[in-house]
RNA sequence: ACUUAACACCGGGGGAGCAUUCGCUGAGAGGUCCCGAGAGGGAUGACCCUUAUACCUGAUCCGGGUAAUGCCGGCGGAGGGAGGUAAAUAGUGCAGAAC
Repeated sequence: ACUUAACACCGGGGGAGCAUUCGCUGAGAGGUCCCGAGAGGGAUGACCCUUAUACCUGAUCCGGGUAAUGCCGGCGGAGGGAGGUAAAUAGUGCAGAAC
């Protein structure tokens, strides 16, 4: 000097599955508080994501497997989906100095 954009700050976006008592997958399967007769709703914490492998849709989809389930794979380079600031201690190259 260049490259990447780790990390940081502020803001933002998300998800309540299955089940059989044990339990399964997952980062997270949901703690606390409030409202409600209930169904459910709201706030907040944890976790994940923020330009795309969060998440949603297609989907009461297709194949496999399971006690069962988005459990695994496909679909999927699909469609939608929440960004700004700043930035090496990372990488590459050049030059110089000392020994």

TPP riboswitch aptamer (THI element), 99 nucleotides, folded computationally. Its Rfam family is "TPP riboswitch aptamer (THI element)". From the family's description: Vitamin B(1) in its active form thiamin pyrophosphate (TPP) is an essential coenzyme that is synthesised by coupling of pyrimidine and thiazole moieties in bacteria. The coordinates come from a structure-prediction model, not an experiment, and the mean pLDDT is 78.